Context: one part of a larger RNA
Parts: sequence; C1' cells; structure tokens
RNA sequence: GGACGAACUUUGGCGGCGUGCCUAACACAUGCAAGUCGAGCGAGAAACUCACAAGUAAGCCUUCGGGCGAGCGAGUGAGCGGAAAGCGGCGGACGGGUGAGUAACGCGUGAGCAAUCUGCCUUAAGGAGGGGGAUAACACAGAGAAAUCUGUGCUAAUACCGCAUAAUAUAUCUAUAUCGCAUGGUAAAGAUAUCAAAACUUUUGUGCCUUAAGAUGAGCUCGCGUCCGAUUAGUUAGUUGGCGGGGUAACGGCCCACCAAGACAGCGAUCGGUAGCCGGACUGAGAGGUUGAACGGCCACAUUGGAACUGAGACACGGUCCAGACUCCUACGGGAGGCAGCAGUGGGGGAUAUUGCGCAAUGGGGGGAACCCUGACGCAGCAACGCCGCGUGAAGGAAGAAGGUCUUCGGAUUGUAAACUUUUGUCUUUUGGGAAGAAUAAUGACGGUACCAAAGGAGGAAGCCACGGCUAACUACGUGCCAGCAGCCGCGGUAAUACGUAGGUGGCAAGCGUUGUCC
Repeated sequence: GGACGAACUUUGGCGGCGUGCCUAACACAUGCAAGUCGAGCGAGAAACUCACAAGUAAGCCUUCGGGCGAGCGAGUGAGCGGAAAGCGGCGGACGGGUGAGUAACGCGUGAGCAAUCUGCCUUAAGGAGGGGGAUAACACAGAGAAAUCUGUGCUAAUACCGCAUAAUAUAUCUAUAUCGCAUGGUAAAGAUAUCAAAACUUUUGUGCCUUAAGAUGAGCUCGCGUCCGAUUAGUUAGUUGGCGGGGUAACGGCCCACCAAGACAGCGAUCGGUAGCCGGACUGAGAGGUUGAACGGCCACAUUGGAACUGAGACACGGUCCAGACUCCUACGGGAGGCAGCAGUGGGGGAUAUUGCGCAAUGGGGGGAACCCUGACGCAGCAACGCCGCGUGAAGGAAGAAGGUCUUCGGAUUGUAAACUUUUGUCUUUUGGGAAGAAUAAUGACGGUACCAAAGGAGGAAGCCACGGCUAACUACGUGCCAGCAGCCGCGGUAAUACGUAGGUGGCAAGCGUUGUCC
C1' cells in the first nucleotide's frame, strides 16, 4: 500500500447493487416452512331445494262450548351439495439449513465396471382373459385423565391373493461362431422349467403389465494430488491371503466356517493435534503466501448414540423403533417434544436484521384440468457493513468590509472567502400523470414504486484525522520530566512547530480515524 461477512470512536444528505451470528452443532415460547389427487374407492357433515309434519299462531266465524286457519315450524324422507376423517396413488430421498465429525477414494483430477441399479421422462415391440378372500372408514360394546387402544359386526377399490396366457425375460442343459487385458463377453439356434397386468373418464384421453434401448440420477474400483508433530518408531488377529458359502443392484473379510502366516512402516506406518474439500477469493511483477463468507459443485450431519422398515431411491432435518440427557403434561398408571428451515426469544459475544408482503414472475410437488401447496423464490423492512454514483450550488464580485489570529504596530493572513448582483434546479418539497416486468383471454406482491411533466425556492444536506522526522501540512498562548503524547526514532525539567487550546495549513470525504487478521 491492498484486502475484510469485520468491530469500536466520532460524524452522517440521497440513490443503485450486493452483504449481514465468524462466538454456544447452546436451549427454544409462538406462527408458518409438504402436500396433493373425488377422472382409483367406499362412506358422507353443514348449507340449499322439494314433500310430509308434532306444535305454534296473525286473522275470520261463533249458539261463547268451540270451529276454520294464512304464516312460522322441531322432526322425518328424497334430491342437490360437498366439509372433516378414512382406504389407495404419487410426492414427503427434491428444495432449504449447518460445518459438529471427517486427514478419508472425503474432495480434486484422470481412468475403469466383462462387477452394477435407475421411479417419473423419451423411443420401439407385444399384452391386459377369468376368479377369490379380506380390511379401514362406519355402527355397537368396552378400557383409559390423556395419548390412544381392544372386541364384535358391515362394506369398496387402480388395496391384497391364486389361476390362465407368455418371450428377444430369468435359470439350467446341448452344441456353434466370434471377440477381448484376465476372470470372460457377445450373437444366433434348440430343449426344459418359472414369472404379468387395473382400471377410470367420457368420446376423447389418462393410466396398467412385460421386454429392449435411450436419457437422467446413483453405486463401486483404481492412478496421482491433498496440513502440523519423530520430544509419536514400531503397528495389526478379520489382521493379510486362500478354499467354500452367506449377503448385496453389484466386486470384495462386507460377513461366516476352515486353512496358511501374513499385511503396513524411515518414500514416515501407528499415534497425537488441527481441519469439511474444490471452482474460486485476497495479495504479489511473478514464483509464491494466505484463505474457502456470499455464488456454484461434492461430502457429512439433523438433541446424543444405535437400528432397521417402507421405497426406484433413505438407514430418512419437519418418518418409525430402542436407549441416554433435557423440557413439558399427568387423575402418578402413563404420555408428548426436537428451529444446524423462515421469522422470532433467551444465552454467549467486540459483533450480525422483520415474529413483514406475495405466489404476479422463475422453479418444484400433486392433478386430465380448473386449481391447491411452496418462509424455495420474487419483493419490501433494518444496518454507511461493502462497492459504485450524485449532491451539499454555479458565475461575477476588492471598500481586499466587519470579526478572528499573528504582528517588527507599518502591516500580514483568513480571502473572492463573505456580503452583494446574476443564474441553475441534480438531490429535495408540492401537485398531476404513471409503467415494463405478463408468456396479451384473465392474472403484478413489488407499487401509486421507477420514470415523466409542472411549480416552489440556495432554501433542507460536512465531517474526520493530521501538521518534529519517516510524511503533505506552522504560528501564538497555557503547562513546566507535571499534565500528557507515542507506529519507530523519541517529545515534556520556563521561549515545546512533538502535551492542551486557538488561528492557520495539509489529507481524505459521507465518511474519517483506531483496533484485529492476511498478503
């Protein structure tokens, strides 16, 4: 000198674009953040319509006993309707957060899988015949404070289960051709065995099953690279390898039985410490050094530890089970919870924002669609936290006014600075108009915003640090080794350009200076 997710002091006009818990992966009140489909299924509340209707009753008649009775109307039935719940499907494995752990095939880069899987999507070839038994919801009964649960009975399906059909699928066998870096692969042929389906809607579609291929995504393996410590030198028993099995989508001590005794290490094993990695960012002429906030890719985690279930995909942040700690409810028998999602609270800290608006756009989930959901996202709010831009006026103006400061008392300086004259209107204030973003049928949170027009009037907008040398910028007074300054050298003990104040000057400027960290 540059840089910063900065903080602090002081000062503070506007706009645009960004950024904003670096500390306690500390604990969390409250609200929201993942639903959707009635064109899979049964059942169906409210409201509305119609019919019947207990009852009530204005009014009329009356022989005063009563009679008729518009209207209102509990309730019942039917229609329409479609709420909440349930079965079922798809999605809750994406999106969003955090960096605790991890020195590792975790990441980066380059290869490989002849050892693999892939819902939705695309392409292509075929197919969907005929049956069955349940169960939730619901009703009834019961247990419980609650969470919830039990029994009996009824019912549906694109829920579940047999049967049929069946190959270019799968498995085994036979025999052939061909290819490869090895195990081996591929192609065609024959035989045997095994395995499938679901309908809904309406006139058009959406779905279902099998196979092949693609696309996308994922899994695994390997070469190389990836911090510090030797005041860590030996480490290792499923350890290293083999045979056989189990398991997996798949190779493999991944797991198991048996057998062998290996495997790693001074080219640093093991142990200890630290740390998410990268694209990048900062700095530097470069080599390099430092760093990994924001944005993008990968990984890991979701109160701590463990486990599996479902599923194409999880060992699953807003799923399940178990254990621990903590908090809450309890009728003491037992239950409920998980902000490292968005806001917000307490705490910690030098320090970091609103319990905002909207699904209008982009994107995502569901749906045939209408549409619903979306704290992703788009916006707004707060903060000079950063970068950039603009303004605080411009031109003229010497009696070089007054005042201040210094003075050798002549003057010098502040200083064209002010006053004054002329003028402008960025920002500002008021009034009026008013978008693009919408893919044009409709639909705009932002927003009456940006912007435009007219009008008003210099009016509302400058500070901070320094002035001994390094280092641009000097005098006076006060103080008197005191008070104080200081990055280094060093100033201050009576003439201090170094302390404090004033005038002046220099620098930067809506900032300035200090501190911290890196180069």

Predicted 3D model of a 519-nucleotide part of an RNA (small-subunit ribosomal RNA, 5' domain) from an uncultured bacterium.